[in-house]
RNA sequence: UCGGGGAUCGUCUAAUUGGUCGGAUACCGGACUUUGAAUCCGGCGAUGGAGGUUCGAGUCCUCCUCCCCGAA
Numbered sequence: 001u002c003g004g005g006g007a008u009c010g011u012c013u014a015a016u017u018g019g020u021c022g023g024a025u026a027c028c029g030g031a032c033u034u035u036g037a038a039u040c041c042g043g044c045g046a047u048g049g050a051g052g053u054u055c056g057a058g059u060c061c062u063c064c065u066c067c068c069c070g071a072a
């Protein structure tokens, strides 16, 4: 430099082939307990950045950033 793949809550992982971004865990609060752990209930929190297409984009298109693999 060229080709391919990837980036979603703090972490891990889904999203039906464009139609309300869900779950687990962590954290916080409560119940339970003599206290703690465990268990149960509730809460919190995300689409790498900028544009475009569309009534509607995590998903499609373009550019950029970063990571992985391959070629030279």
Stems, first nucleotide, its partner, number of pairs: 001071007010025004019055001027043005048064005
This is a predicted structure of a 72-nucleotide RNA (transfer RNA) from a Planctomycetaceae bacterium. The source organism's lineage runs through Bacteria, Pseudomonadati, Planctomycetota, Planctomycetia and Planctomycetaceae. The RNAcentral record of the sequence draws on ENA. Its Rfam family is "tRNA".